[in-house]
Molecule: SAM riboswitch aptamer (S box leader)
Organism: Hymenobacter rubripertinctus
RNA sequence: GAUUUAUACAGAAGUGGCGAGAGCACAGGCUCCCCGACCCACUGGCAACCUUCGACCGCGCGAAAGGUGCCAAUUCCUGCCCGACCAGCUUGUACGAACC
Numbered sequence: 001g002a003u004u005u006a007u008a009c010a011g012a013a014g015u016g017g018c019g020a021g022a023g024c025a026c027a028g029g030c031u032c033c034c035c036g037a038c039c040c041a042c043u044g045g046c047a048a049c050c051u052u053c054g055a056c057c058g059c060g061c062g063a064a065a066g067g068u069g070c071c072a073a074u075u076c077c078u079g080c081c082c083g084a085c086c087a088g089c090u091u092g093u094a095c096g097a098a099c100c
Stems, first nucleotide, its partner, number of pairs: 013043005021032003026079004044071003049067002051064004083100001088095001
């Protein structure tokens, strides 16, 4: 870097610094943010993927918390397909948005 598989509506703070944007590409929403967000440092925490130990000896299990990760909102929502309904109008056995 590519591919495959599983999980993803749960959970988790404070202090200091910085100073205007942020929410993983883009777009449309929506939300957070000078009552200082985002980001950085320290401490704390959540969680249990890897690791270690113990069971089992097909998978599944238990413990620890060293290595990651994470600590606003469902991965914040949607953007692909199908369906019906339906505004609309060129009145058609038509087309067809939003919403669902």